[in-house]
The RNA shown here (transfer RNA) has 70 nucleotides and comes from Mycteroperca rosacea. Rfam family: tRNA. The family's RNA type in Rfam is transfer RNA. NCBI's taxonomy places the organism under Eukaryota, Eumetazoa, Bilateria, Deuterostomia, Mycteroperca.
């Protein structure tokens, strides 16, 4: 320099065009009290654009890190 792959919740994975689970963190429930349990929140698609009624998801490009090849 080319080509390829990947980038989602604090951590770990899912998701064929309408974003979920698990731990884990606050609230309350229980308890003398902690811990468990039960019920409830809260926390997100790397970044710009572009197609669409709707984009993680299709197209461009930018970053960032892995491969491979010169």
């Nucleotide at each position: 320099c080319a080509g390829g792959a990947c980038a989602u919740a604090g951590u770990u994975c899912a998701a064929u065009g309408c974003a979920g689970a698990a731990c884990a963190c606050c609230u309350c429930u229980u308890u003398u009290a902690c811990a468990c349990u039960g019920a409830g929140g809260a926390a997100g698609u790397a970044c710009u654009c572009g197609u669409u009624c709707a984009a993680u998801u299709c197209g461009a490009g930018u970053u960032g890190c892995c491969c491979u090849g010169a």